[in-house]
Molecule: SAM riboswitch aptamer (S box leader)
RNA sequence: CUCUUAUUAAGAGUAGCUGAGGGACUGGCCCGAUGAAGCUCAGCAACCAGCAUAUGCGAAAGACGCAUUUGCAAGGUGCUAAUUCCUACAAAACGAAUUCGUUUUGAAAGAUAAGAG
Numbered sequence: 001c002u003c004u005u006a007u008u009a010a011g012a013g014u015a016g017c018u019g020a021g022g023g024a025c026u027g028g029c030c031c032g033a034u035g036a037a038g039c040u041c042a043g044c045a046a047c048c049a050g051c052a053u054a055u056g057c058g059a060a061a062g063a064c065g066c067a068u069u070u071g072c073a074a075g076g077u078g079c080u081a082a083u084u085c086c087u088a089c090a091a092a093a094c095g096a097a098u099u100c101g102u103u104u105u106g107a108a109a110g111a112u113a114a115g116a117g
Stems, first nucleotide, its partner, number of pairs: 001117008013041001015040003021031003027086002042080003047076002050072003054068005084109001089106007
C1' cells in the first nucleotide's frame, strides 16, 4: 500500500511544554492568542491478547479445545469540540419543486481494530 471482516448517535482535560493553525477530501458551517497542530501527563474505551463466569459442541469421563454470554482488567493498539460536524452518489416520499429544498433509507469515501497478501 491492497484485500476481507467488524464497529462508526455512547465515553473522556479549567493540567504542563510550545506557539498558528485545525476539523481527510468537495461545498458549507465551525474551532483557534480566553492558545490550533504537536509532545508529555491525565483520562476514556473492551477491537486483540489475558483472567474469571455460564451455555452449547467435540471428547467414554475428566483434563482440554472451539464458539458464544456476562464480568474484571489498560498488556498491544486506539480515542478525548460539534453524529465520521453536515454534505457529495442513488432511490423513495413530501414541498411553494424543471436543475431547487426537506426527510428517510441505502451506497460510497474516511477512521479504528483484527486477519491475510